[in-house]
RNA sequence: GCCCGCAUGGUGAAAUUGGUAAACACAGUAGACUUAAAAUCUGCCGCUCGUAAGGGCUUCCCGGUUCAAGUCCGGGUGCGGGCA
Numbered sequence: 001g002c003c004c005g006c007a008u009g010g011u012g013a014a015a016u017u018g019g020u021a022a023a024c025a026c027a028g029u030a031g032a033c034u035u036a037a038a039a040u041c042u043g044c045c046g047c048u049c050g051u052a053a054g055g056g057c058u059u060c061c062c063g064g065u066u067c068a069a070g071u072c073c074g075g076g077u078g079c080g081g082g083c084a
Stems, first nucleotide, its partner, number of pairs: 001083007010026003019067001028044005046057004060076005
């Protein structure tokens, strides 16, 4: 230098015929149970504004296509692999 793959909450990740982003698990947190704890069970668990109801934003970054993009297209960044 050329080619291929990957990048999604705190972590591992799902969603690929373009149609509710984050299923499921771990971690965390609140509660139940216990004399107390562990284990177990139940609720919550991306960010932000709001007393609340609710709103806005978010899939590595910047653009494009589309009614609609994590997904398709262009450019870039990072990581892994192959060739030279």

This is a predicted structure of an 84-nucleotide RNA (transfer RNA) from a Sneathiellales bacterium. It was read from a public genome assembly. The organism belongs to Sneathiellales, within Bacteria. Its Rfam family is "tRNA". It is annotated as a transfer RNA. About the family: Transfer RNA (tRNA) molecules are approximately 80 nucleotides in length.